[in-house]
RNA sequence: GAAGUCCGCCAGGCAGCCGCCGCACGCCCCGCGCGUUCGGAGGAAAGUCCGGGCCCCGCAGAGCAGGAUGCCGGCUAACGGCCGGGCGCAGCAAGUCGCAAGACCCAAGGCGACGGAAAGUGCAACAGAGAGCAGACCGCCGAUGGCCUCGCGAGAGGAUCAGGCAAGGGUGAAACGGCGAGGCAAGAGCUCACCGCGUCCGUGGCGACACGGGCGGCACGGCAAACCCCAUCCGGGGCAAGGCCAAAUAGGGAAGCGAUAGCGUUGCUCGCGCUGCUUCCGGGUAGGCCGCUAGAGCGGCGCGGCAACGCGCCGCCCAGAUGAAUGGCUGCCCACGACAGAACCCGGCUUAUCGGCGGACUUCCACC
Numbered sequence: 001g002a003a004g005u006c007c008g009c010c011a012g013g014c015a016g017c018c019g020c021c022g023c024a025c026g027c028c029c030c031g032c033g034c035g036u037u038c039g040g041a042g043g044a045a046a047g048u049c050c051g052g053g054c055c056c057c058g059c060a061g062a063g064c065a066g067g068a069u070g071c072c073g074g075c076u077a078a079c080g081g082c083c084g085g086g087c088g089c090a091g092c093a094a095g096u097c098g099c100a101a102g103a104c105c106c107a108a109g110g111c112g113a114c115g116g117a118a119a120g121u122g123c124a125a126c127a128g129a130g131a132g133c134a135g136a137c138c139g140c141c142g143a144u145g146g147c148c149u150c151g152c153g154a155g156a157g158g159a160u161c162a163g164g165c166a167a168g169g170g171u172g173a174a175a176c177g178g179c180g181a182g183g184c185a186a187g188a189g190c191u192c193a194c195c196g197c198g199u200c201c202g203u204g205g206c207g208a209c210a211c212g213g214g215c216g217g218c219a220c221g222g223c224a225a226a227c228c229c230c231a232u233c234c235g236g237g238g239c240a241a242g243g244c245c246a247a248a249u250a251g252g253g254a255a256g257c258g259a260u261a262g263c264g265u266u267g268c269u270c271g272c273g274c275u276g277c278u279u280c281c282g283g284g285u286a287g288g289c290c291g292c293u294a295g296a297g298c299g300g301c302g303c304g305g306c307a308a309c310g311c312g313c314c315g316c317c318c319a320g321a322u323g324a325a326u327g328g329c330u331g332c333c334c335a336c337g338a339c340a341g342a343a344c345c346c347g348g349c350u351u352a353u354c355g356g357c358g359g360a361c362u363u364c365c366a367c368c
Stems, first nucleotide, its partner, number of pairs: 001364010012333007020040003024036004028031001042339001046350002049348005054238004066234005071085005086114001087112003095104003115229002120227002122223002137169002139165003144162002147158004177195002180192003196218001197216008242290004252281006261275005297316008334337001
């Protein structure tokens, strides 16, 4: 310098005028009035998919059911998130081989619900001979027994009836280890080397795991985003949570009032109840206030850590509406401006997004 990959940051700018919401202060003719200062959407405010704070309920304990998570270590208030690592998978550039098609290898980086399939139950369409401790369509063989031919005979040759085999072909997502050699009638872990797998041991690592050695001839195929088993976690509801103040009207309760009017209770009297008026009390509604934004907060510096993150010091205050504000006009500039807007708050994930800036890593080229 070029290319690739990953991470982080910004989200048109400036000026003037007129508006809107909020805190504080000031003024008056006290009206939700006027004036001044300051603040006024986002990286996703979105989807509401996870996790937590906060509030109420259950009198606060336990269990079942149900749900979620699932390699290892760490971070965190917590998480299904993040960081670091392990293993597996796919694979671009570069590289190697090749005329080419392509094959091998594959940096940084990408992807993985990645516990258990020798606890049990179950599933595998189509194709195929056979799909679980299976199977023989094509094929190979026919040593052994039988058949035919030749031979006096030992025996030789032939066909393949019985039978043997599973190497090769073929089907499939998957065919009961792979590959090479020996062996055999042909074959086969039948035997051997290497690889895989299982098991035992050693070494390194906190661990996932890696490396090395011995033994085993292969038994134990796949699927748990099938039931299931194991481990860990989870009480329910949500700011329309919840708390406070509190009209009018209609109910409720208490006390009092009528020289007792009406109705009921028994024919009458007393008493009692209902209807009436006054005062007081209480619950709820409309309405208002709180919750409401100073917080797992933001910025800078230092320290610890590979990192996520943590600790310390200093500084800052950064929307809080409730028919719900954050806008309009003008001028100038440029790279002509995307997706989109709070509604209790915070940490994530996911999705949408015109463009721009910075950093790290890897590979290649050139130079010192």

The RNA shown here (Bacterial RNase P class A) has 368 nucleotides and comes from a Pseudomonadota bacterium. NCBI's taxonomy places the organism under Bacteria, Pseudomonadati, Pseudomonadota. RNAcentral holds the sequence, with entries from ENA. It is recorded under the gene name rnpB.